[in-house]
RNA sequence: GUCUUCAUGGUGUAGUGGUUAUCACGCUUUCUUCACACGGAAGAGGUCUCCGGUUCGACCCCGGAUGAGGACA
Numbered sequence: 001g002u003c004u005u006c007a008u009g010g011u012g013u014a015g016u017g018g019u020u021a022u023c024a025c026g027c028u029u030u031c032u033u034c035a036c037a038c039g040g041a042a043g044a045g046g047u048c049u050c051c052g053g054u055u056c057g058a059c060c061c062c063g064g065a066u067g068a069g070g071a072c073a
Stems, first nucleotide, its partner, number of pairs: 001072007010025003018056001027043005049065005
């Protein structure tokens, strides 16, 4: 340099263009215990990397940018 994959709560992830973005771990509160652990219940936490475009409507489609990984040279 060319091609390609990816970017979603603190971490890891799901998500066929449709009304409140999913789950697990973690965190907080609470129940249980003399206490801790395990277990039960509830809760907080996301401008879906950024800028534009298409559309009645975009995490999803298109273009560009940034960052990360892979292949070739």
The prediction has a mean pLDDT of 81. Predicted 3D model of a 73-nucleotide RNA (transfer RNA) from Kwoniella dejecticola CBS 10117. The RNAcentral record of the sequence draws on GtRNAdb. The source organism's lineage runs through Eukaryota, Opisthokonta, Fungi, Tremellomycetes and Kwoniella dejecticola. It is recorded under the gene name tRNA-Val-CAC-1-1. It matches the Rfam family "tRNA". Rfam links the family to the GO term triplet codon-amino acid adaptor activity. The family's RNA type in Rfam is transfer RNA.